This is a predicted structure of a 100-nucleotide RNA (c-di-GMP-I riboswitch aptamer) from Endozoicomonas sp. G2_1.
Of the family's consensus pairs, 91% are formed in the model.
The coordinates come from a structure-prediction model, not an experiment, and the mean pLDDT is 87.
Rfam family: c-di-GMP-I riboswitch aptamer. From the family's description: GEMM was predicted in a large-scale screen for bacterial structured RNA regulatory elements. Gene Ontology term of the family: cyclic-di-GMP binding.
Taxonomically the source falls in Endozoicomonas (Bacteria, Pseudomonadati, Gammaproteobacteria, Endozoicomonadaceae).
[in-house]
């Protein structure tokens, strides 16, 4: 000095709620609370998951116009991140302390 590991002893963070503001939503941000966390510090490069405003497809049905048909909107459904989770996990990258 680094690696691994976490007994101790200094501290950090902040689950869920619940308020207030955001956002279409998932979610986020701020204050109060602490479930927990040795990276629960940061970071969307994998991969999982959540959401689906816009787009696609598909349509119950509605209007118009010239019967039927044509247009035009369009309930609902599905597929879809460009959104989102770092406290789902894996990578990256910084760090505090040393009983073994």
């Nucleotide at each position: 000095a680094c690696a691994a590991a976490g007994a101790a002893a200094a501290g950090g963070c902040a689950a869920c709620a619940c308020a207030u503001a955001u956002g279409a939503a998932a979610g986020u941000a701020u204050g109060u609370u602490a479930c927990g966390c040795a990276a629960a510090g940061c970071u969307u490069c994998c991969g999982g998951c959540c959401u689906a405003a816009g787009g696609u497809u598909u349509a119950a049905g509605u209007u118009a116009u010239u019967u039927a048909a044509u247009a035009a909107c369009a309930a609902a459904a599905a597929c879809u991140a460009u959104g989102g989770u770092a406290g789902c996990g894996g990578g990256g990258u910084u760090a505090c302390c040393u009983c073994g």